[in-house]
């Protein structure tokens, strides 16, 4: 100084103005939407996307069904150990391939249980046999191919051990709860109920009416925003480590056309062209920096919540260590 391996973190920052959304209080108790059920409107404060909120692949938490207790079946996992609420994650570790090397990858149980496979070449490929030669005798020798030729591969073919899994999933679920048209029950009604047209009555039509209950839907609340498998900080704790523990503080989005945004300014950064430039240089030209100006700022956006894991991502700021050159 070049090239590289592994790893942490950011994700513009403020200021003003106009909004959106949840909560909390404090007015009003009115007005609007709804048949209700509920929901909505003023004022003040206040909270308000992500490292991946993605994908929904895995694991759990919670609900409802189902459930004596065991196998079978079906899905999954596969050195060892070990961490957690769990895991297909995560440690730590052996083994095996890549790499000079930091490391990096691993579909790493079992082929003497059983079945199944194996291009090309080759007589012949998973049954043991063929060919040559030889010998009382498949007795004994030798055979080109080919990864494999009576010896073995391959479980990423079934299949076998061993260990986990009851099934669905917040469109779970629970509650409030219309219309309409089934049901059910009661009363009345062809001795004419009810409907309709005409001035208490008369004509017409007429088998149903009138009241209750109950289920389901559509709407509307709840689950749902969370005292937490919680978030910060901290520790001469334990422990190699993952994680465990102890101490302090903190309360931290949340809807159901679906909220987190729009305009404006200074600063910051990246990029484009211009222009001015210290210094290099004999010149050509080069070129730190400096001015204004424009333009930009990725992936991508919660929906029942948590923990992993892929996958995507302009820039840019760290930290540990290899390997190779050159200095001292």
């Nucleotide at each position: 100084g070049a090239a590289g391996c592994c790893u942490g973190c950011c994700a513009g920052a403020c200021c003003g103005c106009c909004g959106c959304u949840g909560g909390u209080g404090c007015a009003a108790u009115u007005u609007c939407c709804g048949a209700a059920a509920g929901g909505a409107a003023g004022c003040a404060c206040u909270g308000g996307a992500g490292g991946a909120a993605c994908g929904u692949c895995c694991g759990g938490a919670c609900u409802g069904c189902a459930c004596a207790g065991g196998a079978c079946a079906g899905c999954g996992u596969a050195g060892g150990a070990g961490g957690u609420a769990a895991u297909a994650c995560c440690u730590c570790u052996c083994c095996a391939c890549c790499g000079u090397g930091a490391g990096g990858u691993g579909a790493g149980g079992a082929u003497c249980a059983g079945a199944g496979c194996a291009a090309c070449a080759g007589a012949g490929a998973c049954g043991a046999g063929c060919c040559g030669a030889u010998u009382c005798a498949g007795u004994u020798c030798g055979g080109g191919u080919g990864a494999a030729a009576c010896g073995g591969g391959c479980a990423a073919u079934c299949u076998c051990u061993a260990c986990g899994c009851g099934c669905a999933g917040c469109a779970a679920c629970a509650c409030c709860a219309a219309a309409u048209a089934g049901g059910c029950c009661a009363g009345c009604g062809u001795u004419g109920a009810c409907g309709u047209g005409g001035u208490u009555c008369c004509g017409c039509g007429g088998a149903g009416c009138u009241g209750g209950c109950g289920g389901g839907u559509a709407g509307g609340u709840g689950g749902c925003a969370c005292c937490g498998a919680g978030c910060c900080g901290g520790g001469c704790a334990g422990g190699c480590g993952a994680c465990u523990c102890c101490c302090g503080g903190c309360c931290c989005a949340g809807a159901u056309u679906a909220a987190u945004g729009g305009c404006g300014g200074u600063c910051a950064c990246a990029c484009c062209g211009g222009g001015c430039a210290a210094c290099c240089g004999a010149a050509a030209g080069g070129a730190a920096g400096c001015c204004a100006g424009g333009c930009g700022c990725a992936c991508a956006a919660a929906a029942u919540c948590c923990g992993g894991c892929u996958u995507a991502u302009c820039g840019g700021c760290g930290g540990g260590c290899u390997u190779c050159a050159c200095a001292c």

Bacterial RNase P class A from Polaromonas naphthalenivorans CJ2, 328 nucleotides, folded computationally. Rfam family: Bacterial RNase P class A. Rfam links the family to the GO terms dimeric ribonuclease P complex, ribonuclease P activity and tRNA processing. It is annotated as a ribozyme. The coordinates come from a structure-prediction model, not an experiment, and the mean pLDDT is 78. NCBI's taxonomy places the organism under Bacteria, Pseudomonadota, Betaproteobacteria, Comamonadaceae, Polaromonas naphthalenivorans.